This is a predicted structure of a 479-nucleotide part of an RNA (small-subunit ribosomal RNA, 3' major domain) from a Kordiimonadaceae bacterium. The organism belongs to Kordiimonadaceae, within Bacteria.
[in-house]
Context: one part of a larger RNA
RNA sequence: UGACGGGGGCCCGCACAAGCGGUGGAGCAUGUGGUUUAAUUCGAAGCAACGCGAAGAACCUUACCAGCUCUUGACAUACCGAUCGCGAUUUAGAGAGAUCUAUAUCUUCAGUUAGGCUGGAUCGGAUACAGGUGCUGCACGGCUGUCGUCAGCUCGUGUCGUGAGAUGUUGGGUUAAGUCCCGCAACGAGCGCAACCCCUACCUUUAGUUGCCAUCAGUUCGGCUGGGCACUCUAGAGGGACUGCCGGUGAUAAACCGGAGGAAGGUGGGGACGACGUCAAGUCAUCAUGGCCCUUAUGGGCUGGGCUACACACGUGCUACAAUGGCGGUUACAGAGGGCAGCAACCCUGCGAGGGGGAGCGAAUCCCUAAAAACCGUCUCAGUUCGGAUUGUUCUCUGCAACUCGAGAGCAUGAAGUUGGAAUCGCUAGUAAUCGUGGAUCAGCAUGCCACGGUGAAUACGUUCCCGGGCCUUGUACA
Repeated sequence: UGACGGGGGCCCGCACAAGCGGUGGAGCAUGUGGUUUAAUUCGAAGCAACGCGAAGAACCUUACCAGCUCUUGACAUACCGAUCGCGAUUUAGAGAGAUCUAUAUCUUCAGUUAGGCUGGAUCGGAUACAGGUGCUGCACGGCUGUCGUCAGCUCGUGUCGUGAGAUGUUGGGUUAAGUCCCGCAACGAGCGCAACCCCUACCUUUAGUUGCCAUCAGUUCGGCUGGGCACUCUAGAGGGACUGCCGGUGAUAAACCGGAGGAAGGUGGGGACGACGUCAAGUCAUCAUGGCCCUUAUGGGCUGGGCUACACACGUGCUACAAUGGCGGUUACAGAGGGCAGCAACCCUGCGAGGGGGAGCGAAUCCCUAAAAACCGUCUCAGUUCGGAUUGUUCUCUGCAACUCGAGAGCAUGAAGUUGGAAUCGCUAGUAAUCGUGGAUCAGCAUGCCACGGUGAAUACGUUCCCGGGCCUUGUACA
């Protein structure tokens, strides 16, 4: 100087407390361990691995296994030789296919000094080489997690100390903040904080193929038509909030408390943004890369299988156990996205998944497109008109192909489950809870992920205690 203390002081955080809803019990989904297996590819491991890499494992993906098969190779550059096409399509044979053999058709490279001279392409050959998701993240780059959006981490000069170092950065107040004020052997400065950036809340303005009877006219009543940009909205430019104003407290300071005005008030709400560093944290399987290793194989191609196994254990979720509910009927209201190998209105058809036609729309123009809520009826507390697992069967769709191993529909079946032990998680407001909607990936496949809106709470006395953190101080046989 640090680190540590079941030392002290001060102070924060959904850390506790106060509340609301869960997990832990059930069934299923998903990840992991374990076990099994020819293989169940690999990585991730307390917080910070475990719906994680994977924003989509039937083939492909695919890295694994079995079998078959190739060896200058699927891909790059260089050399030699041959050909002029390459390519597309057809047929036949062998094969699981890769591949091999034969066959027909279309096409017949560019420049040119007319020399296979130059370029390009294909095939054959030889050698340098290619190739490796093989090893090492404890050799590395890059990227990322984490403490933590915590308020810290440092430097120059000066001063003090023999020195390691100290001072500044401590102290008195204050703040979300090393934020600001005051003091002070310090005076300044840098990286962080804040602000500058984006979204959102209010207003103005510009613009009007979205919107409007606001106003006028027509109307087959639909902004439908004429007409108009007032409003809504869209998207560009501005304004607006700064403790600016008033009162009180305070050291006359910083600031705090209350108030006015205001759409918004003291950081308005949300996002992006992550200091010096820590964990030899994670990643050689995104990529890049040193070293090591393989080179008729640890490389390449293919078919089939596996990653989907199942006594079991754990994590994360979904659906429930019901009456604030289930079922039937009637009926209202979003936002944000996506759409041409696409979204599809509407019509016909099927109990339904779906099928057959198909207007419109490369989209503020057309389409995908709400549910919970509300109203009426029924069920009356039961393993039920709760719950839907499981199984049987008949179908639908995607796709070359749903056996291993897809999703969906109809009928039948109707399991566990009556609110969950010890323990444990999230959340402070348009939040929790609850309800649906969209998107990426994607042929098909979502209870996951990312986003969107609808309905919309309870509680916070307080900081003794648990956890994590910041500052000062003290002890130490630790570094």